[in-house]
About this RNA:
The RNA shown here (transfer RNA) has 72 nucleotides and comes from Schistocerca americana. The organism belongs to Schistocerca, within Eukaryota. The sequence is in RNAcentral, with records from Ensembl Metazoa.

RNA sequence: GCGGUGGUGGUGUAACGGUCAGGAUGGCUGUUUCCCAAGCAGUUGAUCCGGGUUCGAUUCCCGGCCACCGCA
Numbered sequence: 001g002c003g004g005u006g007g008u009g010g011u012g013u014a015a016c017g018g019u020c021a022g023g024a025u026g027g028c029u030g031u032u033u034c035c036c037a038a039g040c041a042g043u044u045g046a047u048c049c050g051g052g053u054u055c056g057a058u059u060c061c062c063g064g065c066c067a068c069c070g071c072a
Stems, first nucleotide, its partner, number of pairs: 001071007010025002013022001018055001026044006048064005
């Protein structure tokens, strides 16, 4: 340099073009307990960047950036 795969809460992940962007874990509050842990209830927080298509884009297209893999 070329090709492929991927980028979503702090972390690891899900999501037929119409989801309140879900669930897990974490944080916070409450409950429980003699105390801690576990459990239970509530709450918090995310789509890598810029364009395009579309009534509507996390999803499709183009260009970048980053990571991994392969080729040279």